[in-house]
This is a predicted structure of a 94-nucleotide RNA (THF (Tetrahydrofolate) riboswitch aptamer). Its Rfam family is "THF (Tetrahydrofolate) riboswitch aptamer". From the family's description: Tetrahydrofolate (THF) riboswitch was first reported for Ames et al. as an RNA motif in 5' untranslated (5'-UTR)regions of folate transport and biosynthesis genes in Firmicutes genomes.
RNA sequence: CAUAGAGUAGUAAAGAUGCGUGAAGUGUUGCAAAAUGGGAUGUCGUUUGCAAACGAAAGGCAAAAGCCUGCGGUGUCUUUACGCGUCCGCUAUC
Numbered sequence: 001c002a003u004a005g006a007g008u009a010g011u012a013a014a015g016a017u018g019c020g021u022g023a024a025g026u027g028u029u030g031c032a033a034a035a036u037g038g039g040a041u042g043u044c045g046u047u048u049g050c051a052a053a054c055g056a057a058a059g060g061c062a063a064a065a066g067c068c069u070g071c072g073g074u075g076u077c078u079u080u081a082c083g084c085g086u087c088c089g090c091u092a093u094c
Stems, first nucleotide, its partner, number of pairs: 002093004010082009019072003028052007038088005058069004
């Protein structure tokens, strides 16, 4: 020098374990902010806060506490798969 590769935010599936079912959560819209391969830059996406509108699946057992089966575009964890455009850096080979 050349070739190849790893790694972000996060996404999906499966498993485990919770929460709700007396409706929180999820999802939608608007505004603001933040973090986003090791560095620079930039895009996409993500997250958080506030506001607004919308809005649900329960059933069985038990004396009761509660338990079981469901349901929720439900939280978390684990595993697997996927996962930065350009330049530099890193790893391997020549």